[in-house]
Molecule: transfer RNA
Organism: mouse gut metagenome
RNA sequence: ACUAUAGCUCAGUUGGUAGAGUGCUACCUUGGUAAGGUAGAGGUCACGGGUUCAAUUCCCGUUAGU
Numbered sequence: 001a002c003u004a005u006a007g008c009u010c011a012g013u014u015g016g017u018a019g020a021g022u023g024c025u026a027c028c029u030u031g032g033u034a035a036g037g038u039a040g041a042g043g044u045c046a047c048g049g050g051u052u053c054a055a056u057u058c059c060c061g062u063u064a065g066u
Base pairs, nucleotide, nucleotide: 001066002065003064004063007022008021009020010019016053024040025039026038027037028036046062047061048060049059050058
């Protein structure tokens, strides 16, 4: 100096209900433990403060990694 967001890999937002791919679960389809389809679950957005009506986003510090 940069990075930290779902199990993993990563988006995201001039501050206003947090997403994708993959994986997982159930069901459908199939000769089928594969492939395909539908639905669903899963996140205190690293931690602690500040500003604000409102912070994943802005500011400060801490921790971890490069």